[in-house]
A computed fold for a 102-nucleotide RNA from a Phycisphaerae bacterium, annotated as TPP riboswitch aptamer (THI element).
RNA sequence: CAGGACCACGCGGGGCGUCCCGGACCCGGAUCCGGAACUGAGAAGCACCCGUCGAACCUGAUCCGGCUCGUACCGGCGGAGGGAACGUGGUCCGAGGCACUG
Numbered sequence: 001c002a003g004g005a006c007c008a009c010g011c012g013g014g015g016c017g018u019c020c021c022g023g024a025c026c027c028g029g030a031u032c033c034g035g036a037a038c039u040g041a042g043a044a045g046c047a048c049c050c051g052u053c054g055a056a057c058c059u060g061a062u063c064c065g066g067c068u069c070g071u072a073c074c075g076g077c078g079g080a081g082g083g084a085a086c087g088u089g090g091u092c093c094g095a096g097g098c099a100c101u102g
Base pairs, nucleotide, nucleotide: 001096003093004092005091006090007089008088009087010086011051012050013049014048016045017038018037020035021034022033023032024031057082058081059080063076064075065074066073
C1' cells in the first nucleotide's frame, strides 16, 4: 500500500404481519379507531435492518412439510431468479505486494 473488520456521518434500498376483544355501520362483510397477545432487529418509528463478500427485502407463494386459535411461527424451496453496484473520516488487523535496515 492492497484487502478486511468495527464505529460515525452522508447517500441509497427494504419490511411493517397474524390471532383475540371493544367501538363506528340496521345485520353480515369490508374499512377505520383503540386495547392486548404471538414471533422478531424491527409489526409506521425518522426507529430497526441492509447496501454486491448483497437471505435486508421481493418473486415463486392462497407453494410443500411441521406446529398452531392463526394466510402468523419453524424448516424446505435456496449451489432458484431478482435486489440498493456507494462515498468520506477515524480505530484496529494486515499471512498478500512494495521499500528500507540487520

Model confidence (mean pLDDT): 77 of 100.